Context: one part of a larger RNA
RNA sequence: GAGUAACGAUCAAAGAGGUGAAAAACCUCUUCGCCGAAAAACCAAGGGUUCCUGUCCAACGCUAAUCGAGGCAGGGUGAGGCGGCCCCUAAGGCGAGGGCGAAAGCCGUAGUCGAUGGGAAACAGGUUAAUAUUCCUGUACUUUUUAUAACUGCGAUGGGGUGACGGAGAAGGUUAGACUAGCACGGCGACGGUUGUCCGUGUUCAAGGUUGUAGGCUGGUGUUCUAGGUAAAUCCGGAACGCUAAGGCUGAGGACUGAUAACGACCACUCUACGAGUGGGAAGUAGUCGAUACCAUGCUUCCAGGAAAAACCUCUAAGCUUCAGGUUAUAAGAAACCGUACCCUAAACCGACACAGGUGGUUAGGUCGAGUAGACCAAGGUGUUU
Numbered sequence: 001g002a003g004u005a006a007c008g009a010u011c012a013a014a015g016a017g018g019u020g021a022a023a024a025a026c027c028u029c030u031u032c033g034c035c036g037a038a039a040a041a042c043c044a045a046g047g048g049u050u051c052c053u054g055u056c057c058a059a060c061g062c063u064a065a066u067c068g069a070g071g072c073a074g075g076g077u078g079a080g081g082c083g084g085c086c087c088c089u090a091a092g093g094c095g096a097g098g099g100c101g102a103a104a105g106c107c108g109u110a111g112u113c114g115a116u117g118g119g120a121a122a123c124a125g126g127u128u129a130a131u132a133u134u135c136c137u138g139u140a141c142u143u144u145u146u147a148u149a150a151c152u153g154c155g156a157u158g159g160g161g162u163g164a165c166g167g168a169g170a171a172g173g174u175u176a177g178a179c180u181a182g183c184a185c186g187g188c189g190a191c192g193g194u195u196g197u198c199c200g201u202g203u204u205c206a207a208g209g210u211u212g213u214a215g216g217c218u219g220g221u222g223u224u225c226u227a228g229g230u231a232a233a234u235c236c237g238g239a240a241c242g243c244u245a246a247g248g249c250u251g252a253g254g255a256c257u258g259a260u261a262a263c264g265a266c267c268a269c270u271c272u273a274c275g276a277g278u279g280g281g282a283a284g285u286a287g288u289c290g291a292u293a294c295c296a297u298g299c300u301u302c303c304a305g306g307a308a309a310a311a312c313c314u315c316u317a318a319g320c321u322u323c324a325g326g327u328u329a330u331a332a333g334a335a336a337c338c339g340u341a342c343c344c345u346a347a348a349c350c351g352a353c354a355c356a357g358g359u360g361g362u363u364a365g366g367u368c369g370a371g372u373a374g375a376c377c378a379a380g381g382u383g384u385u386u
Stems, first nucleotide, its partner, number of pairs: 013031006032383004040363004046343002050341001051075006060068002080141001082339003086119003092113003098107003122139005142335011153320002158315004166302004172295003177289005182203006188196001204262001208257004215250004219244008228236002263284001266280006303306001349358002365377004
């Protein structure tokens, strides 16, 4: 220079009360503003205690601070089903023997790892200061072991089926949700009007079980033979001959049940009266619109022809056949271990910062609108630390 620039998006604050040494910034209330395909809610990655409570204000916070993601102390993450672990494989990695190389080592068979994919099963309500598909209540479900009973050809690292998959397009059936009406409860408005065709609020209910619909796919069944499926096969494939018009598979949603429960506007009572606790509890129906969600891995069409393996079903080989094993039912057990707090378009992650940057997925209300545009709003959040 200079007490100058700056104090990090021009979305915005105002009043009252409280606490306190001190309040523009903390807490509460009443208004006002802003976001609302986000500036809301929930996850993955990443972070790792930042979560909750009490207390403190040196430093950190671009100011003050009684406040804080700051200091100190205490507390907090509850699982057969959610995710992992587990079973299975992809790209890829490693790789017994093996090949090659002077060696280090490189390649690679059998195999063994490796999810971003496939594989059993849970929902609704309640509860904490902080966890909940984990705790509690209610109602359901899965796998497996043993025992008992009944029936019985069982058996794999092998065969077959299935699992099992592309792009685009169109139509249909539904549901979530929304709106309206009805119904229930409350209200009658401190400038005027408002008992009415008025206003406000609510009208919610899952998984599972039974049924098997809109639709989609496929003819079905018996006998005999059989060069194929590395051996076998009653299975799959191929062929022949009969009988038969329905049968089978799949499948949202709906209905009934679950549910005489729960929830529920509101009301009453109690208290430490901000607020919390306890108890009671009305209506709980219909119509319309309607998804990018489900049926659907469907259908139609196209060429560029669109994972694998296990689980699962079935067939036999060796073998075992009064056993073992298998199927069904009932009963009694088992289901370990790890993650679970909190942030997650962010002040908690990546950017040296409480940084106008970056960051994958899910949810998707109202009015106008073709619309996830735009404008204004709901739920919810927030006024960006001078």